[in-house]
RNA sequence: AACUUACAAGAGUUUGAUCCUGGCUCAGGAUGAACGUUGGCGGCAGGUUUGACACAUGCAAGUCGAACGGUAGAGUGGAGCUUGCUCUGCUUGAGAGUGGCGAACGGCUGAGUAACACGUAGGAACGUACCCCACAGACAGGGAUAACAGACCGAAAGGCCUGCUAAUACCUGAUAUAUCCUUCGGGAGGAAAGGUCCGCCGCUGUGGGAGCGGCCUGCGGCGUAUUAGGUUGUUGGUGAGGUAAUGGCUCACCAAGCCUAUGAUGCGUAGCUGGUCUGAGAGGAUGAUCAGCCAGACUGGGACUGAGACACGGCCCAGACUCCUACGGGAGGCAGCAGUUCAGAAUCUUGCACAAUGGGCGAAAGCCUGAUGCAGCCAUGCCGCGUGAGCGAAGAAGGCCCUCGGGUCGUAAAGCUCUGUCAGAGGGGAAGAUAAUGACGGUACCCUCAAAGGAAGCAACGGCUAAUUACGUGCCAGCAGCCGCGGUAAUACGUAAGUUGCGAACGUUAUCCGGAAUCACUGGGCGUAAAGCGUUCGUAGGCGGCAUGGAAAGUAGGAUUUGAAAGCCCGGGGCUCAACUCCGGAUCCGGAUCCUAAACUUCCAAGCUAGAACAGAUCAGAGGGCAGAGGAAUUCCCGGUGUAGCGGUAAUAUGCACAGAUAUCGGGAGGAACACCAGUGGCGAAGGCGACUGCCUGGGGUCUUGUUGACGCUGAGGAACGAAAGCUAGGGUAGCGAACGGGAUUAGAUACCCCGGUAGUCCUAUGCUGUAAACGAUGGACACUAGGUGUCAGGGGCUUCGACCCCCUUGGUGCCGCAGCUAACGCAUUAAGUGUCCCGCCUGGGGAGUACGGCCGCAAGGUUAAAACUCAAAGGAAUUGACGGGGGCCCGCACAAGCAGUGGAGCAUGUGGUUUAAUUCGAUGCUACGCGAAGAACCUUACCAGGACUUGACAUCCCGGCGUAAUCCCUAAGAAAUUAGGGACCCCUUCGGGCGCCGGUGACAGGUGGUGCAUGGUUGUCGUCAGCUCGUGCCGUGAGGUGUUGGAUUAAGUUCCGCAACGAGCGCAACCCUUGUUGUUAGUUGCCAUCAUUCAGUUGGGCACUCUAGCGAGACUGCCAGCGUCAAGCUGGAGGAAGGUGGGGACGACGUCAAAUCAUCAUGCCCCUUACGUCCUGGGCUACACACGUGCUACAAUGGGCGGUACAACGAGUUGCCAGACCGCGAGGUUGAGCGAAUCUCCAAAGCCGUCCUCAGUUCGGAUUGCAGGCUGCAACUCGCCUGCAUGAAGCUGGAAUUGCUAGUAAACGUGGAUCAGCAUGCCGCGUUGAAUACGUACCCGGGCCUUGUACACACCGCCCGUCACACCAUGGAAGUCGGUAACACCCGAAGUCCGUGAGCUAACCCUCGGGAAGCAGCGGCCGAAGGUGGGAUCGAUGACUGGGGUGAAGUCGUAACAAGGUAGCCGUAGCGGAAGCUGUGGCUGGAUCACCUCCUUU
Repeated sequence: AACUUACAAGAGUUUGAUCCUGGCUCAGGAUGAACGUUGGCGGCAGGUUUGACACAUGCAAGUCGAACGGUAGAGUGGAGCUUGCUCUGCUUGAGAGUGGCGAACGGCUGAGUAACACGUAGGAACGUACCCCACAGACAGGGAUAACAGACCGAAAGGCCUGCUAAUACCUGAUAUAUCCUUCGGGAGGAAAGGUCCGCCGCUGUGGGAGCGGCCUGCGGCGUAUUAGGUUGUUGGUGAGGUAAUGGCUCACCAAGCCUAUGAUGCGUAGCUGGUCUGAGAGGAUGAUCAGCCAGACUGGGACUGAGACACGGCCCAGACUCCUACGGGAGGCAGCAGUUCAGAAUCUUGCACAAUGGGCGAAAGCCUGAUGCAGCCAUGCCGCGUGAGCGAAGAAGGCCCUCGGGUCGUAAAGCUCUGUCAGAGGGGAAGAUAAUGACGGUACCCUCAAAGGAAGCAACGGCUAAUUACGUGCCAGCAGCCGCGGUAAUACGUAAGUUGCGAACGUUAUCCGGAAUCACUGGGCGUAAAGCGUUCGUAGGCGGCAUGGAAAGUAGGAUUUGAAAGCCCGGGGCUCAACUCCGGAUCCGGAUCCUAAACUUCCAAGCUAGAACAGAUCAGAGGGCAGAGGAAUUCCCGGUGUAGCGGUAAUAUGCACAGAUAUCGGGAGGAACACCAGUGGCGAAGGCGACUGCCUGGGGUCUUGUUGACGCUGAGGAACGAAAGCUAGGGUAGCGAACGGGAUUAGAUACCCCGGUAGUCCUAUGCUGUAAACGAUGGACACUAGGUGUCAGGGGCUUCGACCCCCUUGGUGCCGCAGCUAACGCAUUAAGUGUCCCGCCUGGGGAGUACGGCCGCAAGGUUAAAACUCAAAGGAAUUGACGGGGGCCCGCACAAGCAGUGGAGCAUGUGGUUUAAUUCGAUGCUACGCGAAGAACCUUACCAGGACUUGACAUCCCGGCGUAAUCCCUAAGAAAUUAGGGACCCCUUCGGGCGCCGGUGACAGGUGGUGCAUGGUUGUCGUCAGCUCGUGCCGUGAGGUGUUGGAUUAAGUUCCGCAACGAGCGCAACCCUUGUUGUUAGUUGCCAUCAUUCAGUUGGGCACUCUAGCGAGACUGCCAGCGUCAAGCUGGAGGAAGGUGGGGACGACGUCAAAUCAUCAUGCCCCUUACGUCCUGGGCUACACACGUGCUACAAUGGGCGGUACAACGAGUUGCCAGACCGCGAGGUUGAGCGAAUCUCCAAAGCCGUCCUCAGUUCGGAUUGCAGGCUGCAACUCGCCUGCAUGAAGCUGGAAUUGCUAGUAAACGUGGAUCAGCAUGCCGCGUUGAAUACGUACCCGGGCCUUGUACACACCGCCCGUCACACCAUGGAAGUCGGUAACACCCGAAGUCCGUGAGCUAACCCUCGGGAAGCAGCGGCCGAAGGUGGGAUCGAUGACUGGGGUGAAGUCGUAACAAGGUAGCCGUAGCGGAAGCUGUGGCUGGAUCACCUCCUUU
């Protein structure tokens, strides 16, 4: 000091947004790894996870001469002699053999094994060589045999015959224990070995020990029930055999047991453990290296030997494979160490040494040892070190970016000054060894030397997640762990620069744990998200009231023992540190035994009464079954009356009816159902139950005392009941009514509607089925936890003559509501609250409640119940919107009531289309189409053809030049641009130059080229609609709500009242302009009442009036009455020029439409640059079978023609308006006064007064065309306007449809202006004349507010379902086909143990020598591997064809669902139909809307 204790993070993704549920994904750690890029050194570890596939070669188990016989060879001595041979002694001694010990260890592997295999704790009926201790002994004999020698067979392996020989080999006898028998006297049985040479090593028996091993048992650790029954030596007994030993281990007999829902048996998978990885832990996953155990040794079987094996480097047999062969036969087994081939993503040297540790043998020396110790290879892992350090700004060069200023890489480099780790070179040099012996190894380590020298990469940079810019690309190429990036400005692809992270590594892939409380013991849920069995009874099981005594199983405490070592953890030590390692400790959370305690649970005993049940009294009820009998109605039949229709629908038709229907009256038949009562009333377990009476019968409530004495609760399996539809058999059939037929509707209508109508609906069968939205989407039981108020069935109290009222109480059934709970909605003593007990069920969506298998069913089908594959969601509740063929309130020329039109004609104009060299471009529902264009003959002009120019038609900068330039005029060529020639003309100056122009150079100019979906600005529209928001507060977990809703009122979110809101902002209104009345000031160019004057307000005069234009006044619901809430306000009235916003205008909230515009302008990016720029001529924008929009003129008499005559306003005018006069029929021309304008000019028409026309294609209408003119303009051909004459088209009031307008408005009439040389039926203004109608808000359209539903949010132009067609993917079925596995039956039967036999053979002992005892071969038998045959089981692969399923930017048909989704939807079931689906029947609300009833709340 260590486990009493220190340890726990989340994020992304469903939505417009929110909360929840829920899956998917990520960040962490780990690995015997592999792959990619890169790679300096060292230490310590690790290294075929795949094929228990096959193996060349070498090695991995030998040793002992002190057990034995005998020897080659070597050395040496002696002898013989034929001096180089023989014999012999001594020393030494290879190889082979007999014998002993070892080879059963060590090493390898994990195939098999779900088992006493392993772990752990125990047990009794055992064995044990070598080792230790003790005791006793080791006596006497015998017969063989290998080696060896000789002969033979064989290719070989090897075999055989004859002969010799030894032992610690073998055998006999003696003696002694063990052991056995016993009559307890005894009997049976039966051991030994020597060697060395005096140290000792061995041998035999017995007893004990140690260690090792065999056996038995409890407990523990995988999946599957779509495996539910298994077993015949099976379970037990008795006896025997067998074993070292227990035991059915084996056999005979007897009994019929044994295992199993606490999961037997089967199938699949798997060596087990200490540990390892992860985790806060509990757990989960795993079982390389190291350690313990087990199993295996080419596959299967078998025994032998031995202390030990059924034996990895032994034997026999069978099989497969490989090798040798002389074809007759033989040999082999790397899952030992190296190594090889194949396999595979993938895993090393055919190394050194026995120096150390250990093992075998030996007395020992020693030999053997691929155990082991070391080295080699590999970044495979862990750990350590280095690749330099300090100073160094001109912030170098260069790269990248840039707003062009700069920034950044960056003190980084260079440079200067240092150091020497690693690597390198030289020298020294260990420990490991205890006297000797060192593979490692001249290694570790130490010293010296030189030189910054030799040593950095990988991944990422959209979010999660630390780190961003540029270029390229353009839904391509590509990325991606999830969400998702990429369609021309990509921080997401690729490259570069920079940045971030880690670093000799870094990323990726695979796998495990974590996060995941996402299987929840710790630590989840089931009303609506997935999830309560349809209901009840009940078995096993689980749980169980009050009190006493006992026991001690659970429980608690203590002690003992065990829990191997290593590892983890703690404290130390050793390698320079660390990794690594050593020592000590702690831990090992577990098991067992014993003791103790007795509160709680349990068990036993004997009790109690509060749970439960029974008895008694009483009550309510559509509870169930059977039988009987009833009235109303429908239909049918008969008869009467009666006549033409009935019936049906939105409207029709089919249908019925003159053969008499419908209607109506009377009679009859038959079946089914029971109006009113009737009620969020009653009963039942649920399904369900409804006229009345009787009988039988179940359950429940209340009250009162008694009785029993926990008898209770729940309930896996199981059993019973179980709507409707459906099925079987037989009846019945009035109405209704799937299917079916007909009629409608419709694009179609297999539907909705109508007319018919069969099954069925009804009954019988103790027939079947067994399912529903079988719902309160809420399992059962018990207890506790505020109340209020209805109702049903009882009881009690008070009171009373009696009855109510009132109060209390039990049980049932509703509503509201507090705490609490809930994601919210909501639930709330009838819990979804707080607790206890038991059961059932859930674990993302789809595939699918499907397939296969099982069970059930007559069938339909039910029940149990997956996987492949696929998606990143699917879902619940609530919020804000939007929408609804939902509701309520309200508004608007929205409808209605009116007036005038459009749509028909001709023309004008715009558009589409077509055409064209071009017909430039844009605008396209409302909100494009007389729009941009307030004016295309050229120009404009952007288009087309042709001709030209290239620093450019235009701007800035630089260089050079110029007074002969430039400019202007003329001439020539040309279509012009342009070119050439001639002439005219000389600016300013401070004298530097400037202005200007020409030429040159490049920077640049230029672009009506693209993108309005990159933008600014501007504009349209909803809409002049009344809305849109904010601050603070309050409510809600939150999105959000409140305010802003409500009651009134208004044109208005206008105002008032109320209110958890109080205030405020942008809008509304007002302020502004104009118009309507008036006062005042001012009177010229305006005006003229009075006075004078005149042709004339012409002049004098005047400023009263008109008018002009400055400043004021005036209108505010101010006053009155009524209504209203005493308010806001409304209605009416008075006064007033005007009355409730007096009329008109300007003014357009937050926002919507990626609305319009890059061609007004501006502008990012892209594109063009002798052209997509610029100039010029001509053409085009003006085309023309056609279609549409907007207008003009008309169709006529309310009119047209002619003549006469009257009255405006707004405006404009010097390149102008132009009076007047003259000319012309006229357009117009000539001339010309006045006027830069309250002075002059432009300047009226409808009207009025006359007259003609008299209803017609006209005296309407004016198109078209011809001729002749006018004007503008360089120029009227394409292509202008106007005039005159002539011509005189269509058109007689316009189909469906559709537009505008509510008062000085519509309609009608003219008039001015902008643009403009000229050109208006268009546009913007102006005045003149001047109506009709509005009951009203049901309907169409648009809008506002509130509310409701929603599966929509790109917001209904939404979403979305199914068939069909195409492509791909996985999967089911399928005649079959192929293969695997395990059994079963039978056949055959190797080796071998055992049993029997043994006529053949045999050394030890006995012997009477004949033989016996004993043994062997051989033969027979049991068992028996492989093999064969057979029918089945099971698993897998494959299979023409076939079934559904899934997925897939733009296929087809419909439109089923979401809103009342246009027939409410859904569930079960049945029939039908291309398909969604439709219809019948029963059920549900998870249905909108309206009405009624009931209940509740407030007043």